[in-house]
RNA sequence: GCCUUAUGAAGAUGCGCCGAGGGACCGGCCCGAUGACGCGCAGCCAACCGACCCCCGCCUCGUGGGCACGGUGGCAAUGCCGGCGGGUCAGACCCGACCAUGAGAG
Numbered sequence: 001g002c003c004u005u006a007u008g009a010a011g012a013u014g015c016g017c018c019g020a021g022g023g024a025c026c027g028g029c030c031c032g033a034u035g036a037c038g039c040g041c042a043g044c045c046a047a048c049c050g051a052c053c054c055c056c057g058c059c060u061c062g063u064g065g066g067c068a069c070g071g072u073g074g075c076a077a078u079g080c081c082g083g084c085g086g087g088u089c090a091g092a093c094c095c096g097a098c099c100a101u102g103a104g105a106g
Stems, first nucleotide, its partner, number of pairs: 003104006013042005021031003025083004043075003048071003052066003055062001079098001084096004
């Protein structure tokens, strides 16, 4: 990387360094010298997996609740919107694909 599966309209900042682009790509539309993006330190959000606690269950098969210690992930805009396929009179509307993240398998 491929495969399976769940979720993706909520939420979350300060300082320091760097110095011009950045939001994957293309088109939009945005963010950015009032310093973006990236990196560092600390903080925060969230609750996918592990640990622990509670309830239920025993056919030793949870789609339950809590916690936030550990492993991830995240902290502009719906995955910013569209671009691919289908539905639709049409559509930025709906479904899907794709993409991202977690977990499993390998």